[in-house]
RNA sequence: GAUAGAGGCGCAAGUGCGAUCAGUACCGGUUUCCCGCUUUGCAACAGGCGAUGGGACACCGCGAAAGGCGCAGUUGCCGAAGAGCAGUGCCGGUUGCACGGCAGCGCUCUGGGCGGUACGGACAAUAUCCUGCCGACUGUCGCACCACCCUGCGGAGAGCUAUC
Numbered sequence: 001g002a003u004a005g006a007g008g009c010g011c012a013a014g015u016g017c018g019a020u021c022a023g024u025a026c027c028g029g030u031u032u033c034c035c036g037c038u039u040u041g042c043a044a045c046a047g048g049c050g051a052u053g054g055g056a057c058a059c060c061g062c063g064a065a066a067g068g069c070g071c072a073g074u075u076g077c078c079g080a081a082g083a084g085c086a087g088u089g090c091c092g093g094u095u096g097c098a099c100g101g102c103a104g105c106g107c108u109c110u111g112g113g114c115g116g117u118a119c120g121g122a123c124a125a126u127a128u129c130c131u132g133c134c135g136a137c138u139g140u141c142g143c144a145c146c147a148c149c150c151u152g153c154g155g156a157g158a159g160c161u162a163u164c
Stems, first nucleotide, its partner, number of pairs: 001164005008078001010077004015072004027061004032056004036049004040098006081110005088103005111138002114135005121129002140155005
C1' cells in the first nucleotide's frame, strides 16, 4: 500500500401497514365589521381575483396531505453516520435584502449505543431529532499489576484485527 473483517437495541436508505397530524388546512354556507385582497417577509415592479366581490372574527357543513413516529421485512454499509462553520449552484413570479428547501464541495469535531439532565432548532407535539454535561456499560489499542484470569489508568476510528 492492497484485500477481507469485528463492535451491537450498530448506522442509513427506501417499500408496505398503522397511529398521530386533525375535526386542523382547503372548499361551501350564514351573521357582524372593514373596503380592497393576493403570489415566504419587507420595498418596488409584474401578474391574478375583484362589489354577482374581496378580507377579518365567530358559527355550521364537508374534510385532507406532507414532514416527524411505531411495526414488519428488504437493500446498502461499519465515518457506517451525525453535527458545526464558510463558500457554490438550483428552487420559492422579477430585482435588492432576509428567510426557507434541495444538491454538492472544503475545514473542524464525535469509537458506539443506553440512561439522566440542560439548551437550542425543527415540529401539532409532552413523542422524536440535534448539541453540551454527567453516569455506568461496551468494543479496541497502550501502560501498570499479574503465573493465567482479572483489575486500574489513559487514548481515539486517519483507530483495531487478519492475510498478501